[in-house]
The RNA shown here (transfer RNA) has 76 nucleotides and comes from a Candidatus Peribacteria bacterium.
Rfam family: tRNA. From the family's description: Transfer RNA (tRNA) molecules are approximately 80 nucleotides in length. Rfam links the family to the GO term triplet codon-amino acid adaptor activity.
The RNAcentral record of the sequence draws on ENA.
């Protein structure tokens, strides 16, 4: 140095013809139990990478950065 992809909860991931975001695990709490664990119920936890833009409305279209991962190519 070109391409292309991904960025969402503590961790692993959905969620798209744009309409105030969800699961599993983990964590708390409660019920069980003699007791722990397992199984059950239930909370709780997001500025949805950053910045602009479009639009009445943006995780979602569009741009510009930043990390990260793949392929290509060059040079030493």
């Nucleotide at each position: 140095g070109c391409c292309a992809g991904c960025u969402u909860a503590g961790c692993u991931c959905a969620g798209u013809c744009g309409g105030u975001a969800g699961a599993g695990c983990a964590u708390c709490u409660c019920a069980c139990u003699c007791g722990u664990a397992a199984c059950g119920a239930g909370a709780a936890g997001g500025u949805c990478g950053u910045g602009g833009g479009u639009u009445c409305g943006a995780u979602u279209c569009c741009c510009a950065c930043a990390g990260c991962u793949g392929g290509c190519u060059c040079c030493a």